The prediction has a mean pLDDT of 89. Small-subunit ribosomal RNA, central domain from a Candidatus Woesearchaeota archaeon, 354 nucleotides, folded computationally. The organism belongs to Candidatus Woesearchaeota, within Archaea. Its Rfam family is "Archaeal small subunit ribosomal RNA".

[in-house]
Context: one part of a larger RNA
RNA sequence: UUGGGCCUAAAGCGUCCGUAGCUGGUUUAGUAAAUCUCUUGUGAAAUCGUUAAGCUCAACUUAACGGCAUGCAGGAGACACUGCUUUACUUGAGACCGGGAGAGGUGUGGAGUAUUUCUGGGGAACCGGUAAAAUGGGAUAAUCCUAGAAAGACUACCUGUGGCGAAGGCGCCACACCAGAACGGAUCUGACAGUGAGGGACGAAGGCUAGGGGAGCAAACCGGAUUAGAUACCCGAGUAGUCCUAGCAGUAAACGCUGCGAGCCAGGCGUUGCAUAAUCUACUGGAUUAUGCAGUGUCGUAACGAAGGUGUUAAGCUCGCCGCCUGGGAAGUAUGGUCGCAAGACUGAAACUU
Numbered sequence: 001u002u003g004g005g006c007c008u009a010a011a012g013c014g015u016c017c018g019u020a021g022c023u024g025g026u027u028u029a030g031u032a033a034a035u036c037u038c039u040u041g042u043g044a045a046a047u048c049g050u051u052a053a054g055c056u057c058a059a060c061u062u063a064a065c066g067g068c069a070u071g072c073a074g075g076a077g078a079c080a081c082u083g084c085u086u087u088a089c090u091u092g093a094g095a096c097c098g099g100g101a102g103a104g105g106u107g108u109g110g111a112g113u114a115u116u117u118c119u120g121g122g123g124a125a126c127c128g129g130u131a132a133a134a135u136g137g138g139a140u141a142a143u144c145c146u147a148g149a150a151a152g153a154c155u156a157c158c159u160g161u162g163g164c165g166a167a168g169g170c171g172c173c174a175c176a177c178c179a180g181a182a183c184g185g186a187u188c189u190g191a192c193a194g195u196g197a198g199g200g201a202c203g204a205a206g207g208c209u210a211g212g213g214g215a216g217c218a219a220a221c222c223g224g225a226u227u228a229g230a231u232a233c234c235c236g237a238g239u240a241g242u243c244c245u246a247g248c249a250g251u252a253a254a255c256g257c258u259g260c261g262a263g264c265c266a267g268g269c270g271u272u273g274c275a276u277a278a279u280c281u282a283c284u285g286g287a288u289u290a291u292g293c294a295g296u297g298u299c300g301u302a303a304c305g306a307a308g309g310u311g312u313u314a315a316g317c318u319c320g321c322c323g324c325c326u327g328g329g330a331a332g333u334a335u336g337g338u339c340g341c342a343a344g345a346c347u348g349a350a351a352c353u354u
Base pairs, nucleotide, nucleotide: 004325005324006323007308008307012322014202015201016200017199021195022194023193025089026088029085030084031083033082035078036077037076038075039074040073041072042071048066049065050064051063052062053061054060092192093189094188095187096185097184098183104178105177106176107175108174109173110172111155112154115151116150117149118148119147120146121145122144126137127136163170164169207248208247209246210245211244212243216242217241222236223235224234259321260320261319262318263317264316267299268298269297270296271295272294273293274292275291276290277289278288279287280286281285303310304309327354328353329352336347337346338345339344
């Protein structure tokens, strides 16, 4: 429990696709379902109002008249809006064409520095590590210098409140394939749209299964320190894991703590992409300035807000659709159900307490 809310107080599903449903641009004609008007029937009594009557009065009761009965059904009419059928349109949406931008995705091949290990040569006593040390490594020759080989992971500089992607996320180079967005067009379709309960797909890290791989790093574990203790912080080692392939899992402060779509409402300054125009040029090409559209930042008006703040990328003014909230704790627990190999995930209370 509503005429309320959801950035930070409780509350936006992690993200997208999409079924039903709900909602839907401009226009012609028809229809009359809906809507509206009139009318007929029905809509028990009691109750209510007026007037009278009966109990000595009143309450109460009775009678007549009136009202109520928000509804349902039948008939007649109206046609602006909504619906249905129909005609047309182009601004929403989509398609096509054009030249550009991009760490967008998948696969294959290649490269690079560093690291570790191994081999050869040089060299000869320390190295390493810390606040200081020690554990540790080293005459079976380490650390260091030099030449070579192997392996796995990663991709410095460029790098930018730069770009791309629905989100998670994406960064060496080349090629192939796939996808999306922006801009421009005297092209085409002609409302084909928005949202989306269920449903489906994708979804960091960590985890699980099977098979590979294993350089560095490193939960657990073992030593050394520190300390009253030190199951830590620091140091030396080190296994899962981190990497690849095929599956499972489905969660995060999955955050802009801000759902998606549309219209309207001052501006200023950056930056990225495309287009147009002008100017400059060492005219192949490049640069600057201005404007338009799209993205991404910052400041700020009105407005909003409890304030912080937001402010054309709204948290402003409106509309459509979905999700969610209702004091704190118990508790994201118990139970049941569904899913999972498991870990667990999703759904999700109450007693009691305050």